[in-house]
Context: one part of a larger RNA
Molecule: small-subunit ribosomal RNA, 5' domain
Organism: Syntrophobacterales bacterium
RNA sequence: GAAUUAACGCUGGCGGCAUGCCUAACACAUGCAAGUCGAGCGAGAAACCCUGGUUCGCCGGGGGAGUACAGCGGCGCACGGGUGAGUAACGCGUGGGUAAUCUACUUCCGUCUGGGGGAUAACCCACCGAAAGGUGGGCUAAUACCGCAUAAUCCGCCGGGUCGCCGGACCCGUCGGCAAAGGUGGCCUCUGCUUGCAAGCUGCCGGAUGGAAAUGAGCCCGCGUCCCAUUAGCUAGUUGGUAGGGUAAUGGCCUACCAAGGCGACGAUGGGUAGCUGGUCUGAGAGGACGGCCAGCCACACUGGAACUGGAACACGGUCCAGACUCCUACGGGAGGCAGCAGUGAGGAAUCUUGCGCAAUGGGGGAAACCCUGACGCAGCGAUGCCGCGUGGGUGAAGAAGGUCUUCGGAUCGUAAAGCCCUGUCAGGCGGGAAGAACAGGUUGUCGGCGAAUACCCGGCAGCCGUGACGGUACCGCCGAAGGAAGCACCGGCUAACUCCGUGCCAGCAGCCGCGGUAAGACGGAGGGUGCGAGCGUUAUUC
Numbered sequence: 001g002a003a004u005u006a007a008c009g010c011u012g013g014c015g016g017c018a019u020g021c022c023u024a025a026c027a028c029a030u031g032c033a034a035g036u037c038g039a040g041c042g043a044g045a046a047a048c049c050c051u052g053g054u055u056c057g058c059c060g061g062g063g064g065a066g067u068a069c070a071g072c073g074g075c076g077c078a079c080g081g082g083u084g085a086g087u088a089a090c091g092c093g094u095g096g097g098u099a100a101u102c103u104a105c106u107u108c109c110g111u112c113u114g115g116g117g118g119a120u121a122a123c124c125c126a127c128c129g130a131a132a133g134g135u136g137g138g139c140u141a142a143u144a145c146c147g148c149a150u151a152a153u154c155c156g157c158c159g160g161g162u163c164g165c166c167g168g169a170c171c172c173g174u175c176g177g178c179a180a181a182g183g184u185g186g187c188c189u190c191u192g193c194u195u196g197c198a199a200g201c202u203g204c205c206g207g208a209u210g211g212a213a214a215u216g217a218g219c220c221c222g223c224g225u226c227c228c229a230u231u232a233g234c235u236a237g238u239u240g241g242u243a244g245g246g247u248a249a250u251g252g253c254c255u256a257c258c259a260a261g262g263c264g265a266c267g268a269u270g271g272g273u274a275g276c277u278g279g280u281c282u283g284a285g286a287g288g289a290c291g292g293c294c295a296g297c298c299a300c301a302c303u304g305g306a307a308c309u310g311g312a313a314c315a316c317g318g319u320c321c322a323g324a325c326u327c328c329u330a331c332g333g334g335a336g337g338c339a340g341c342a343g344u345g346a347g348g349a350a351u352c353u354u355g356c357g358c359a360a361u362g363g364g365g366g367a368a369a370c371c372c373u374g375a376c377g378c379a380g381c382g383a384u385g386c387c388g389c390g391u392g393g394g395u396g397a398a399g400a401a402g403g404u405c406u407u408c409g410g411a412u413c414g415u416a417a418a419g420c421c422c423u424g425u426c427a428g429g430c431g432g433g434a435a436g437a438a439c440a441g442g443u444u445g446u447c448g449g450c451g452a453a454u455a456c457c458c459g460g461c462a463g464c465c466g467u468g469a470c471g472g473u474a475c476c477g478c479c480g481a482a483g484g485a486a487g488c489a490c491c492g493g494c495u496a497a498c499u500c501c502g503u504g505c506c507a508g509c510a511g512c513c514g515c516g517g518u519a520a521g522a523c524g525g526a527g528g529g530u531g532c533g534a535g536c537g538u539u540a541u542u543c
Stems, first nucleotide, its partner, number of pairs: 001543004006539005013389006019382002021347001026345003030342003035075003040072002048063006082300003091225008101217002106213008114148001116146002123138006154177003158173006182205006191198003226272003233263003238260008275297004279290004302323005325336004353379001355378003361375001362373004392422004402413004426484001428479005436470001441465009487532005492513003498527005508515002
């Protein structure tokens, strides 16, 4: 000098964009942060309104409403969001391998979707418990569950062939094995009954199976990845083999048996420290330091352990066990996990609102309408940073008053002020007022597909309707008025800027050299000056 997630002191007008617990991965009150589907299924209220009856207590019917709440079932909850504790490791980075593998939803292609069965929640009854919750009996549905049928280009055994990167690809043959679920809209051409409906036709959404793709992931390998040798030896599932188990899959991953190996001064083992990277800061570069925000990967979710479900977890707002802590309790027993968003206490030099909205972008569910979304979009607070703007412009010498200095002549603050002439940024008031909106959906018209069809449905195009948290914000116009808006550090040398007074090795200053003991440009004040400026200094840290 540059830089910082900064803090502290003094000061502080406006705006834009960023950014904001570096410490206790300390503990957390409260609210919200993951639901959705009635077009998978069975059930199904009440308040209230209308009405009929009434013994005036009420009873029945219709609406509310197939609504609410709950349940079975499906998909999602493994994403998104947080944090950096652990980890010196194939964790990360980079380049490869997988002939050793998996992949829900999505896209494309092929085939199929036949016919049955038994339960169970909800609900009702009884019971236990303070509660959390639970037990028994009875009823019922499904795209829940289970047989059967059929089936391959799927799976398996065997046999054969071609290619091959040798646990593969492709082809042939016999045998054996494995599937499924329906929902909803329209129609009468065909069939059946004949207003019309259906087991018929048709559209859409699904279901099963096979193949391909896309996406995501698992595993393996080469190379790179901090300090200490005042850590020199380390190792028993240890190193390898055989067989088996396990996994989607290789493997000592696990087990049994066999062998005695494996690693190490090219630094093993141990200890310390640390998430890694794209990058960031600095520097002419080489290098050094760092890894906050944003993006990719990893790891973790009170601490430790475990599995279940699932395409995927050993699962932040799931389950179980143990532990510590907190809370409730009728003392028998229960409940909880903010390193999600806000917020509280604590720690600390120090780090924000218990805000608005799903309008946009994105995500989950749904055929859709739509619902959910503290992701996100915005707003709030903080000069924390960067950037922009303003605090006025011109003129004005009697060089006013006043301050300071003085050799008492004057010098200086100083065109500075006043005065006069202007301007109108920002702030203030009044009025107008966006873009961000594309959609979805509705409606009209038209074209195409399906089809028996001018039904329905699907798709394309055009017109109209329709949706804004921010926000009456940005922006624009008008009004008024120089009116509301400057400080901080320094002035001995380094280093830009000097005099007076006070003090008297005192009080004090200080980054280094050093100042102060009676004329101190170095202490304190004043006048003046220098530097930066809504900031300026100090401290800390890096180069």